A computed fold for a 74-nucleotide RNA from an uncultured Candidatus Micrarchaeota archaeon, annotated as transfer RNA. Rfam family: tRNA. Its family is annotated with triplet codon-amino acid adaptor activity in the Gene Ontology. Model confidence (mean pLDDT): 82 of 100.

RNA sequence: GGGUCCGUGUGGUAACCUGGAUAGCCGACGAGGCUUCGAACCUCGGGGUAAGGGUUCAAAUCCCUUCGGGCCCG
Numbered sequence: 001g002g003g004u005c006c007g008u009g010u011g012g013u014a015a016c017c018u019g020g021a022u023a024g025c026c027g028a029c030g031a032g033g034c035u036u037c038g039a040a041c042c043u044c045g046g047g048g049u050a051a052g053g054g055u056u057c058a059a060a061u062c063c064c065u066u067c068g069g070g071c072c073c074g
Base pairs, nucleotide, nucleotide: 001073002072003071004070005069006068007067010027011026012025013024020057029045030044031043032042033041050066051065052064053063054062
């Protein structure tokens, strides 16, 4: 340099192919309940689509570019 796959809260993972209204689930964290205290358990809460642009009534999803990572080729 060429090809290909991937990037979603603090961590992991779904939704993507087939666009649809408040992005779900588990763990972690905070608050409350429970308890003599703590753990466990129950309830509630904050926090996320790598970045920019395009298409569309509507984009995590489709297209382009860039950035980062894995694999293969030269």